[in-house]
Two RNAs folded together computationally: RNase P RNA and transfer RNA, 469 nucleotides in total.
């Protein structure tokens, strides 16, 4: 200069006119109680603070919270899966290890077991899991033949052999060499790997070395399983609580020989219990809490390689219930495109920078009990660490 | 808001323990008939919602998307 990794931030600024939501204040106006005094719930209006997100999203995990026994036991089922550490927690985040790709920063991985047991491996191929002779090689014996008598062809039978050929996603170490009739870990050196023993480094997952040993052990657990470690169950329509409505009928099982329930996989065990189950019918479709002070935010400063954690300081920042946070215009900024003009460079077509006009853009999307994560979508911009590759000094 | 459930051909559904994706209606082209229908004969029609992963191999197993569809509460 150009290509490239990773990571942190932002989500247009300012004015001004309309509009909405909560909540305080003022002003008006109506119901309701009540002898007044006053209390009480509405409705208008007018003012002032404050008013969406990085994902508010998907709801895919963990928690908080609440209610059922404040949560008991076996078993089932479900989730998790290197090690080490963070964090309420967790499938999340950090940092190593391993293993695969990238020339490198750096990325990616449901990464625990296939010598504890079952299943599966289609198709092709002789042979697919205690392997396996189709071709081929060899070696006895038999028959027919050729001969230059030194051999050698063919057909048939019996064994031998897993080096060669072919097939498949896989064929039971690899090269060499010894050795055989031809072969072969059947020997022997090297290499890869596997198991014991064992020294060194590390918290460890692992790493790196000696000896020894059989000579070799497909693959699939996001298939059953085996192994640890975790899960009680419901979810704010959770749960409290005011108000108000109306209508019960039938049938079954039950009232200490306990129906039914809390328990929504079964048992056991606890607890409540006169009523209950299921059908047909019937009324509500409303108010308030919970619900906004939280594992909060932000700034500084220790610990730590980091997540993260300690300590001071400052801060208070949406609460709707058909559900608001918006629409316009000015104007400055941002992009993209045309025109033009100004410099530069070039032989010219043209490229490059900046000014001015004039068009057009500016996503993704939207709180609803709240918090930690995760995945997903997204017009663009800024900033920082690193990386290769090329020129210059 | 909160739980749950499904996607295969135009339309209904099938596909076993993962092995060559298939019926039935519907198309379309013969053929029968004087002509339609019905019958007969043959075609053709799939990215198995998408995308990525496990495996030699994926409709099926897994993880993320995307569409589509149901359901809840209180009185008595």
């Nucleotide at each position: 200069u150009g290509a490239g990794u990773c990571g942190a931030c932002c989500a247009g600024g300012c004015g001004g006119u309309c509009g909405c939501g909560c909540u305080g204040u003022c002003c008006u106006u109506g119901g309701c109680c009540g002898g007044a005094a006053g209390g009480u719930u509405g409705g208008g209006g007018g003012u002032a603070u404050c008013g969406a997100g990085g994902a508010a999203c998907g709801u895919c995990c963990g928690g908080a919270c609440u209610c059922c026994a404040c949560a008991g036991g076996g078993c089932a089922a479900g989730g998790u899966g290197g090690u080490g550490g963070c964090u309420a927690a967790c499938g999340g985040c950090c940092a190593c290890c391993c293993g695969g790709g990238g020339c490198g920063a750096c990325c990616c991985g449901c990464g625990g077991g296939a010598c504890a047991g079952u299943g599966c491996c289609a198709c092709a191929g002789a042979a697919a899991a205690c392997a396996g002779a189709c071709c081929g090689c060899c070696c006895c014996a038999g028959c027919c033949g050729g001969u230059u008598c030194g051999c050698u062809g063919g057909c048939c039978g019996g064994g031998g052999u897993a080096a060669g050929g072919g097939u498949g996603a896989a064929a039971c170490g690899g090269u060499g060499g010894u050795g055989u009739a031809a072969g072969a870990g059947a020997c022997c050196a090297c290499c890869a790997g596997c198991g014991a023993u064992u020294c060194g480094g590390g918290u460890g997952a692992c790493c790196g070395g000696a000896u020894c040993g059989g000579c070799u052990a497909g693959g699939u657990a996001a298939a059953c399983c085996c192994c640890a470690c975790c899960u009680g169950g419901a979810g704010c329509a959770a749960g409290c609580u005011c108000a108000g409505a109306c209508a019960g009928u039938g049938u079954g099982c039950g009232u200490u020989u306990g129906a039914g329930g809390g328990c929504g996989g079964c048992c056991c065990g606890c607890c409540c219990g006169a009523g209950u189950a299921c059908a047909c019918g019937g009324g509500u479709a409303g108010g308030g809490c919970g619900c906004a002070c939280g594992a909060g935010c932000c700034c500084g400063u220790c610990a730590g390689c980091a997540a993260u954690g300690g300590c001071g300081g400052g801060c208070c920042u949406a609460g709707a219930u058909g559900g608001a946070u918006g629409a316009c215009c000015g104007u400055c900024g941002c992009c993209g495109g045309u025109g033009u003009c100004a410099c530069g460079g070039g032989a010219a077509a043209c490229c490059g920078u900046g000014g001015c006009a004039c068009c057009g853009g500016a996503a993704c999307a939207g709180a609803a009990u709240c918090c930690g994560g995760c995945g997903u979508a997204c017009c663009g911009g800024u900033c920082g660490a690193c990386u290769c590759a090329u020129c210059c000094a | 808001u909160c739980c749950c459930c499904u996607g295969u051909a135009g339309c209904u559904c099938a596909a076993c323990u993962g092995g060559c994706a298939g019926a039935g209606c519907a198309g379309c082209c013969g053929g029968c008939u004087g002509u339609u229908a019905a019958c007969c004969g043959g075609c053709a029609g799939g990215u198995u919602a998408u995308u990525g992963g496990u495996u030699c191999g994926a409709g099926u197993c897994c993880a993320a998307u995307c569409g589509g569809g149901g359901g809840a509460g209180c009185c008595a």
It holds a member of the Rfam family "Bacterial RNase P class A".